Source information:
Bacterial RNase P class A from a Planctomycetota bacterium, 391 nucleotides, folded computationally. The prediction has a mean pLDDT of 75. Rfam family: Bacterial RNase P class A. The family's RNA type in Rfam is ribozyme. The gene name in the source record is rnpB.
RNA sequence: AAAGGAGGCUAGACGGUCGCCCCGCGUAAGGCGGGGAGGAAAGUCCGAACUCCACAGGGCAGGACGGUGGGUAACGCCCACCGGGGGCAACCCCAGGGAAAGUGCCACAGAAAACACACCGCCCAAGUCCGCGCGGUUUCGGCCGCGCGGGCCGGCAAGGGUGAAAAGGUGGGGUAAGAGCGCACCGCGGGUAUGGUGACAUGCCCGGCACGGCAAACCCCACUGGGAGCAAGGCCAAAUAGGGAGGGAGAGGCGGCCCGUCUCGUUCGACCUCCGGGUAGGCUGCUAGAGGGAACCGGCAACGGUUCUCCCAGAUGAAUGGCUGCCGCCUUCACGAGGGCUCGGUCCCUCGCGGGGGUAACAGGAUCCGGCUUACAAGCGGCCCGUGCGC
Numbered sequence: 001a002a003a004g005g006a007g008g009c010u011a012g013a014c015g016g017u018c019g020c021c022c023c024g025c026g027u028a029a030g031g032c033g034g035g036g037a038g039g040a041a042a043g044u045c046c047g048a049a050c051u052c053c054a055c056a057g058g059g060c061a062g063g064a065c066g067g068u069g070g071g072u073a074a075c076g077c078c079c080a081c082c083g084g085g086g087g088c089a090a091c092c093c094c095a096g097g098g099a100a101a102g103u104g105c106c107a108c109a110g111a112a113a114a115c116a117c118a119c120c121g122c123c124c125a126a127g128u129c130c131g132c133g134c135g136g137u138u139u140c141g142g143c144c145g146c147g148c149g150g151g152c153c154g155g156c157a158a159g160g161g162u163g164a165a166a167a168g169g170u171g172g173g174g175u176a177a178g179a180g181c182g183c184a185c186c187g188c189g190g191g192u193a194u195g196g197u198g199a200c201a202u203g204c205c206c207g208g209c210a211c212g213g214c215a216a217a218c219c220c221c222a223c224u225g226g227g228a229g230c231a232a233g234g235c236c237a238a239a240u241a242g243g244g245a246g247g248g249a250g251a252g253g254c255g256g257c258c259c260g261u262c263u264c265g266u267u268c269g270a271c272c273u274c275c276g277g278g279u280a281g282g283c284u285g286c287u288a289g290a291g292g293g294a295a296c297c298g299g300c301a302a303c304g305g306u307u308c309u310c311c312c313a314g315a316u317g318a319a320u321g322g323c324u325g326c327c328g329c330c331u332u333c334a335c336g337a338g339g340g341c342u343c344g345g346u347c348c349c350u351c352g353c354g355g356g357g358g359u360a361a362c363a364g365g366a367u368c369c370g371g372c373u374u375a376c377a378a379g380c381g382g383c384c385c386g387u388g389c390g391c
Base pairs, nucleotide, nucleotide: 001387004384005383008380009379010378012327014325015324016323017322018321020036021035022034023033024032025031038362042373043372045371046370047369049367050229051228052227053226063224066221067081068080069079070078071077082096083094084093085092086091097220098219102218103217104214105213106212119160120159121156122155123154127152128151129150130149131148132147133146134145135144136143137142168186169185170184171183173181187209188207189206190205191204192203193202194201195200233284234283235282236281243275244274245273246272247271250268252267253266254265255264291310292309293308294307295306296305297304298303328359329358330357331356332355333354335352336351337350338349339348340347
């Protein structure tokens, strides 16, 4: 210099002015002081705290997860390592337990897709047939032997071809041709030793090899788990209409043989007082917390510990905004300087000064916290890797 890898950070800054929400002071004010969204506040996908409901104990169904060791309150999250795959490398990817427990599936193509098979091809060593040649023999029909060529019966699975996948791979031996048929190495299986907490790694010995793939198919194993959610839940509690208790005007109704008075019993009852449930509404839960920052210590790291320090939204139809100044940044125009290219003009790059314009993306709390995932204009700064050039 150009190409690549991994991860971090910012999300314009400082004012002026007019507002909005909350808190404190203040009798109150148009007063004073303080605070006021995010890296994802988002999706609501996991895990917790908290609350209520259910529940003797255990299990089934259904769900999620799946190498090992750590971290954590917990997790399906994070870190480190192991194994496999990709890359020259930095580094990246993996739902990464079990296919000799059982069931199931493997389209098309292909001979054959799992109790293997034979389309092309290779081979005639054994058996058999035909043709030719040579030799022997003959009763001249043949017969026998050898060689060559071809076929049948058969042998093979090396090569070709099909497929996502073809029954270990490579080499040389062997053979008629071949083949773990035998051998060496690799792979695989079993055993063993050493190292490691472990996943596993390395070495040695044995076994010619023992039945392909799919479990994000059923399933088996291991692990985990009751449900609903702050509109959870708790408290206070109006008007109106019900409910209950007490009083009670009306000389109300009915009964005490009839009428009147009076009294008694029972019943209706405006109205008054009290009690209780619930609605509207209000308060609470509610924001000091698995909290933020700094330093030191332990750890490869995730993370943990100690000390100091800080207080940082709590709205409920739901506040966090508008205008403006200056600086920064971006862009554009003009001028000046320097450099490059060119015959020259033109053009290109950098810097300075001045003028004009812009200042943005994704998006916004609603009980709180830890994660994951997704969205994102414009930038900033280091780290790592291989390549080229110069020293």